The RNA shown here (Lysine riboswitch aptamer) has 160 nucleotides and comes from Terrisporobacter glycolicus.
[in-house]
RNA sequence: GGUAGAGGCGCAAUAUUUAUAAGUAUUAAUAAUGAGGUAGCACGAUGACUUAUUAAAAAAGGAAAUAUUGCCGAAGUGUAUAACUGAGGCUUUAAGGUUAUAUCGCUGGGUGUAUAUAAAAUAUAUAUACAACUGUCACUAAUUUUAGUGUUGAGCUAUC
Repeated sequence: GGUAGAGGCGCAAUAUUUAUAAGUAUUAAUAAUGAGGUAGCACGAUGACUUAUUAAAAAAGGAAAUAUUGCCGAAGUGUAUAACUGAGGCUUUAAGGUUAUAUCGCUGGGUGUAUAUAAAAUAUAUAUACAACUGUCACUAAUUUUAGUGUUGAGCUAUC
């Protein structure tokens, strides 16, 4: 270096379903006010914008369960670069989002608790701290599968 393989509440993608998002956005009607309004236009005294009430009423994004498929740096996250998307009628693109690339940084794996950030969120994710569990290898003790200490995926096991 090639090939094969292991970890376990293991990882991801896709499909279906479910709840959430939300009785929210939005639309219509009525009432009040009265000159603004928009990123820029559109729009606006034939009453805009805003507010209240009533009626109708979503979707995206995020999540979970199940199945299938592909897998075991699986993958996640941060950073940088590029492309695409992005103002709900139009134009442009501000925040934001998505994807790709990088011998770039971090994380062996999942679980629980606390805090912070993101998020509509008590979901979920990430970061940090703590706790027990578990994989791996090394060492020590007992002695034949246990206990303790330490390491960490550019790793470990088998084989060529």
The model forms 100% of the base pairs in the Rfam consensus. The organism belongs to Terrisporobacter, within Bacteria. Its Rfam family is "Lysine riboswitch aptamer". Rfam's curators write: Riboswitches are metabolite binding domains within certain messenger RNAs that serve as precision sensors for their corresponding targets. Rfam links the family to the GO term lysine biosynthetic process.